[in-house]
Context: one part of a larger RNA
RNA sequence: UGACAGGGGCCCACACAAGCGGUGGAGCAUGUGGUUUAAUUUGAUGCAAAGCGAAGAACCUUACCAGGGCUUGACGUGCCCUGAAUCCUCUUGAAAGAGAGGGAUUCCCUCAAGAACACGGACACAGGUGGUGCAUGGUUGUCAUCAGCUCGUGCCAUAAGGUGUUGGGUUAAGUUUCGCAAUGAGCACAACCAUCGUGUUUAGUUGCCACCAUUGCGUUUGGAACCUUGAACAAACCAUCAGUGAUAAGCCAGAGGAAGGUGAGGAUGACAUCAAGCCAUCAUGCCCCUUAUGCCCUGGGUGACACACAUGCUACAAUGGGUAGGACAAAGGGUCACCAUCUUGCGAGGGUGAGCUAACUCCAAAAACCCAUCCUUAGUUCAGAUUGCAGGCUGCAACUCAUCUGCAUGAAGCCAAAAUUGCUAGUAAUCGUCGAUCAACCAUACGGUGGUGAAUUUGUUCCUCUGCAAGGUUUGUCCA
Numbered sequence: 001u002g003a004c005a006g007g008g009g010c011c012c013a014c015a016c017a018a019g020c021g022g023u024g025g026a027g028c029a030u031g032u033g034g035u036u037u038a039a040u041u042u043g044a045u046g047c048a049a050a051g052c053g054a055a056g057a058a059c060c061u062u063a064c065c066a067g068g069g070c071u072u073g074a075c076g077u078g079c080c081c082u083g084a085a086u087c088c089u090c091u092u093g094a095a096a097g098a099g100a101g102g103g104a105u106u107c108c109c110u111c112a113a114g115a116a117c118a119c120g121g122a123c124a125c126a127g128g129u130g131g132u133g134c135a136u137g138g139u140u141g142u143c144a145u146c147a148g149c150u151c152g153u154g155c156c157a158u159a160a161g162g163u164g165u166u167g168g169g170u171u172a173a174g175u176u177u178c179g180c181a182a183u184g185a186g187c188a189c190a191a192c193c194a195u196c197g198u199g200u201u202u203a204g205u206u207g208c209c210a211c212c213a214u215u216g217c218g219u220u221u222g223g224a225a226c227c228u229u230g231a232a233c234a235a236a237c238c239a240u241c242a243g244u245g246a247u248a249a250g251c252c253a254g255a256g257g258a259a260g261g262u263g264a265g266g267a268u269g270a271c272a273u274c275a276a277g278c279c280a281u282c283a284u285g286c287c288c289c290u291u292a293u294g295c296c297c298u299g300g301g302u303g304a305c306a307c308a309c310a311u312g313c314u315a316c317a318a319u320g321g322g323u324a325g326g327a328c329a330a331a332g333g334g335u336c337a338c339c340a341u342c343u344u345g346c347g348a349g350g351g352u353g354a355g356c357u358a359a360c361u362c363c364a365a366a367a368a369c370c371c372a373u374c375c376u377u378a379g380u381u382c383a384g385a386u387u388g389c390a391g392g393c394u395g396c397a398a399c400u401c402a403u404c405u406g407c408a409u410g411a412a413g414c415c416a417a418a419a420u421u422g423c424u425a426g427u428a429a430u431c432g433u434c435g436a437u438c439a440a441c442c443a444u445a446c447g448g449u450g451g452u453g454a455a456u457u458u459g460u461u462c463c464u465c466u467g468c469a470a471g472g473u474u475u476g477u478c479c480a
Base pairs, nucleotide, nucleotide: 009468010467013464015460016459019423020422021421022420023419026314027313028312029311030310031309032308033307034305035304042053043052064300065299066298067297068296069295070294073125077124078123079121080120082118083117087102088101089100090099091098092097107114127289128288130287131286132285136283137282138278139277140276141274148187149186150185151184152183153182154163155162156161167178168177169176193266195264196263198234199233200232201231202230203229204228208223209222213220237260240254243251244250303442320375321374322373323372325370326369332363333362334361338355342351343350344349382413387408388407389406390405391404392403429452430451431450432449433448434447435446
């Protein structure tokens, strides 16, 4: 100087406590381990792997397996020969491919050649999702949005080093103030960025409608007030007052204000740590394969199933379930698309085809909610697994292995042990809705968006975790 402690001090955090809802028990979905398998491709493994890479495995994807094929190769550059390219038909085959036949001929043109493309040939080479993330770049996680990490000059010390960065206050903060052998500076903090919340000005179409008319309808004339959508400004700074504090930094209470002490939530992640993750995004050293560890195709597998774990969904009901009627969003997406209307079907869907390249039209019905009524505590009019039959849609194809509908079937489950987790306000809880990927979809996932809308916080003794430092003490280890 650092590290450790089941030593002591100060401080922070949904860390505990206070409270609300879960997980752990059930069924199912998804992922992982294990087992099995011709193959069940592969990476990720405490927090920081396990609805993770994968924003979508029937073929493709696909890396795996079986079989059928190719060997200058599916792809790239260079050389030679022939023919433009291309199109059509037939045979064979699971396909890839192999074989045969037919017709026609471009552009440029100096009639040599050239351009582009294709069959063939010889070699240089291609190719590898093969290995090594402990050879690497790049990128990401983590501690942690924690408040730290350093440097110049000076001073102290024989030196390693120290000081500054410690001390008294204060802050979310090494934030800031006072003091001080220190004085300055940098990276982080904060601010600058964009979103939401208020107002003013400006602009009114496809949006809006107070007044004047008009209509089935902001439909039309009209209007620019309101709403809303763009743009430009204003506004919050402990600014003001009282108290407190050291006449400081600040803290606390109130007023005004749309908003008050970082206004809310984002983006933003210092020096280091974990030889943390990825050679399968990509790039790349070295090693390895080269008639195969490369390439093409068909079929299978990644979807197996005594079991174990993780993350979710749906429930166990009356704060509920069924039926009928009624109301109110936001944010998105759409031309190989979204699809109104009418019609047909119990329905999934089918037919028809208006509109819209979208503030115009469509997806689109918001659902919890309100009102009425049935059910009356039951394994039930709860719950919906499983299974049978009949259908629809997408697609070349739905058996392995998609999804949706109707009828029938009606399993476990009556609130869950030890244990464990999330959350402090428009939050939790609950309710729909949209999107990416996408032919379709195994989405109960992921990412947005709004509706309804709580309880509790006495506090820091304890658990977990972060940071700090001095005085004294102590342990072991390491270094000087």